Source information:
This is a predicted structure of a 742-nucleotide part of an RNA (large-subunit ribosomal RNA, domain II) from a bacterium. The coordinates come from a structure-prediction model, not an experiment, and the mean pLDDT is 82. It matches the Rfam family "Bacterial large subunit ribosomal RNA". Rfam 15.1 lists 51,934 matches to the family in 10,816 species.
Context: one part of a larger RNA
RNA sequence: GCCAACGAGUUUAUGCAUAUUGCAAAGUUUAAUCCAUCUCAGAUGGAGAAGGCAUAGCGAAAGCGAGUCUUAAUAGGGCGUUACUUACAUAUCUCAUAACUUAGAAACAUUCGUUUUGGGUUAUGAGAUAUGAUAGUUAGCAGUAUGUGUAAGACCCGAAACCAGACGAGCUUGCCCUGGUCAGGAUGAAGUUUGUAGAAAUACAGAUGGAGGUCCGCACCGUUUAGCCGUUCAACACUAUCGGAUGAACUGGGGUAAGGAGUGAAAAGCUAAUCGAGUUUGGUAAUAGCUGGUUCUCUCCGAAAUAGUUUUAGGACUAGCCUUGCGUGUUUCUUUCUGGAGGUAGAGCACUGGAUGAGAGUCAAAGGGCGAAAGCUCGGGCACUCAAUCAAACUCCAAAUGCCGGAAAGUGAAGCGCAAGAGUCAGACUGUGGGGGCUAAGCUCCAUGGUCGCAAGGGGAACAGCCCAGAUCGCCGUCUAAGGUCCCCAAAUUCUUACUAAGUGUGAAAGGUGGUCAUUGUCCAUAGACAGAUAGGAGGUUGGCUUAGAGGUAGCCAUCCUUUAAAGAGUGUGUAACAACCCACUAUUCGAGGUCAGUGGCGCCGAAAAUUUAUCGGGGCUAAGUAAGAUACCGAAGACGCGGAUUUUUUACGUUAGUAAAAAGUGGUAGGAGAGCAUUCCGUAUGCACUGAAGGUUGACCCGUGAGGGCGGCUGGAGCGUACGGAAGAGAGAAUGUUGGC
Numbered sequence: 001g002c003c004a005a006c007g008a009g010u011u012u013a014u015g016c017a018u019a020u021u022g023c024a025a026a027g028u029u030u031a032a033u034c035c036a037u038c039u040c041a042g043a044u045g046g047a048g049a050a051g052g053c054a055u056a057g058c059g060a061a062a063g064c065g066a067g068u069c070u071u072a073a074u075a076g077g078g079c080g081u082u083a084c085u086u087a088c089a090u091a092u093c094u095c096a097u098a099a100c101u102u103a104g105a106a107a108c109a110u111u112c113g114u115u116u117u118g119g120g121u122u123a124u125g126a127g128a129u130a131u132g133a134u135a136g137u138u139a140g141c142a143g144u145a146u147g148u149g150u151a152a153g154a155c156c157c158g159a160a161a162c163c164a165g166a167c168g169a170g171c172u173u174g175c176c177c178u179g180g181u182c183a184g185g186a187u188g189a190a191g192u193u194u195g196u197a198g199a200a201a202u203a204c205a206g207a208u209g210g211a212g213g214u215c216c217g218c219a220c221c222g223u224u225u226a227g228c229c230g231u232u233c234a235a236c237a238c239u240a241u242c243g244g245a246u247g248a249a250c251u252g253g254g255g256u257a258a259g260g261a262g263u264g265a266a267a268a269g270c271u272a273a274u275c276g277a278g279u280u281u282g283g284u285a286a287u288a289g290c291u292g293g294u295u296c297u298c299u300c301c302g303a304a305a306u307a308g309u310u311u312u313a314g315g316a317c318u319a320g321c322c323u324u325g326c327g328u329g330u331u332u333c334u335u336u337c338u339g340g341a342g343g344u345a346g347a348g349c350a351c352u353g354g355a356u357g358a359g360a361g362u363c364a365a366a367g368g369g370c371g372a373a374a375g376c377u378c379g380g381g382c383a384c385u386c387a388a389u390c391a392a393a394c395u396c397c398a399a400a401u402g403c404c405g406g407a408a409a410g411u412g413a414a415g416c417g418c419a420a421g422a423g424u425c426a427g428a429c430u431g432u433g434g435g436g437g438c439u440a441a442g443c444u445c446c447a448u449g450g451u452c453g454c455a456a457g458g459g460g461a462a463c464a465g466c467c468c469a470g471a472u473c474g475c476c477g478u479c480u481a482a483g484g485u486c487c488c489c490a491a492a493u494u495c496u497u498a499c500u501a502a503g504u505g506u507g508a509a510a511g512g513u514g515g516u517c518a519u520u521g522u523c524c525a526u527a528g529a530c531a532g533a534u535a536g537g538a539g540g541u542u543g544g545c546u547u548a549g550a551g552g553u554a555g556c557c558a559u560c561c562u563u564u565a566a567a568g569a570g571u572g573u574g575u576a577a578c579a580a581c582c583c584a585c586u587a588u589u590c591g592a593g594g595u596c597a598g599u600g601g602c603g604c605c606g607a608a609a610a611u612u613u614a615u616c617g618g619g620g621c622u623a624a625g626u627a628a629g630a631u632a633c634c635g636a637a638g639a640c641g642c643g644g645a646u647u648u649u650u651u652a653c654g655u656u657a658g659u660a661a662a663a664a665g666u667g668g669u670a671g672g673a674g675a676g677c678a679u680u681c682c683g684u685a686u687g688c689a690c691u692g693a694a695g696g697u698u699g700a701c702c703c704g705u706g707a708g709g710g711c712g713g714c715u716g717g718a719g720c721g722u723a724c725g726g727a728a729g730a731g732a733g734a735a736u737g738u739u740g741g742c
Stems, first nucleotide, its partner, number of pairs: 001742006011152013027053003033047006057064002067079004083137003088132015104117005155293002158290001162283006173257009182247001184216003187212001191208007220244003225240003259275001261271003296676006306319005320424002322421007331414001333410008346397001347395002352391003356387004361382003367378004427452010457468003472644004477640003483634003486619003492631001494630006505621001511605003515602007523594002532589005538562003543557003568583001572581002645666009677731001679728010695715005701710003
């Protein structure tokens, strides 16, 4: 690493909600326990009213009670005040009809009378009320299931730690008792002695002597430096080198001191490969706002990354946003019309402030200059006039949108309330309006849209956030969007008119540009422009000043006159100063447009980087570039067409189940809701199997949207299904998962 097996929301009690079952208008239910039966750690049936909840509330309570509390109150206020439907019977009432009766009243006729109306009794029918009563539904109680809360290990695995009791000094540290070991060599202390000197103490010299945490160096102990080893010979070794080696030396055996304790020539060292608190067992499934993992299918809906609070900031609670059920019934949304509030964009300078120029005024104690002073002047302050100007915390003004109300129309999507279940609280980029920053950032913080997040498809060469467009499934059908149509590569080597020559296109600024196109204006021009060529370009005069000099041409001032076709008291080069050359200006020649200024389009320069062209996606392109216009075509999971599936609503049929049609749908993470598949066991019923069960393996077969289910072949050799219910050790690919195999 792979394969197989195992591996994570459970159980008990209880609250709430939903569904369902039993009883029920005052009920409902038993608990412990006991008895009986059976297939006997249990199940079923019976007994058991102790207790619970409910039947009345209010008050803190005493307490009172359909009321009660507050209060002085009888006022006011708070919290409360218990059914509904339906056979049937009886009673009462009303109405209608029919019969009988009464005559009261009115009209007509006035002869009997006829019509209308009022009252009473009986019968039938209908309705209403009351009482009794049947059945049912709810209030309620109990059970079951599901969701969720709480208490528990509480979805699973995972700490470092904390506490208690034991076990450890055969490793190592210190100490105690008792033993052992240290080749050889060197040095040569004290003391002794001999000699000499000395009165002696003593000194010097020789000899002897053999001290020492002495020296060199084996054993022994250690481990300085380097190499080597580093899935090892070895969980610290090997080789070389090195320190101590008669001492605070090394060492055998026996003993002793221990866990907040020992021991320590002290390194928090060592205390059995474990030490800033040993090991082991228990408390213990410690706790983990943290990380990882959490197992079958299909269908419907579908978020959030915000606010407030938080020893709070990667956690949580409430609200917001999602789902499900019930209720309400257009309250939601869009458009149009209409009535409002407001001070943003813009604009403005009327206020508050800033700020520029000019003018005139005023102040002056203080600044600079001049002056003897008066004072003048520069600068300054204040207010004024004119002109021009700025503002998030200015406004004489003032939108568009947006917001609030009303009406109508459209849609039927929505909104709101109650109950239950969530997830979310790290957001990202992009357009627009802003704050911070440098009008920096793939920066940061708000507001308001979009997309991603949770969105596949087409375009953008590639590319979550850009452009187009929202995937129910199938089709070798059609039309389009963005974007494209020479080849890669589907579709125009399409059309019209221009521009570009730079491969601009296919990266960039200030600035530069007699590249080119278009356009506007000035002036000159056959009475000859512009450019070129030839000639002239003079005199007063070397203007004055300055100066060494200043003669057109260092500098300052002035800048006239004359002759002329024309010629500056001079545009440059030049000289020490002159000189010399040139220009302005003029004539001649030439012979047709020219000069200058501006605006716009497309270009050009500005333009240097590191592995390889490398700033069109490539080939390549003079259009296959750019601008404007036109007509075709291509192009997506978009739309349409045909055929299936499924959800919701409506309609029709149908007792339900469902069937048919129409309309609107069917992307989806966290998450909510619904419907199913499979596994093991149990109950009831019913089947299969040695003429071959389960299991294994295989098929190009059948059914189902799918999880899955059948059927056939081979193998296997004894059990196994189906239907309807029930209960769970109920589904693995991930957890540095666990065990086994390879």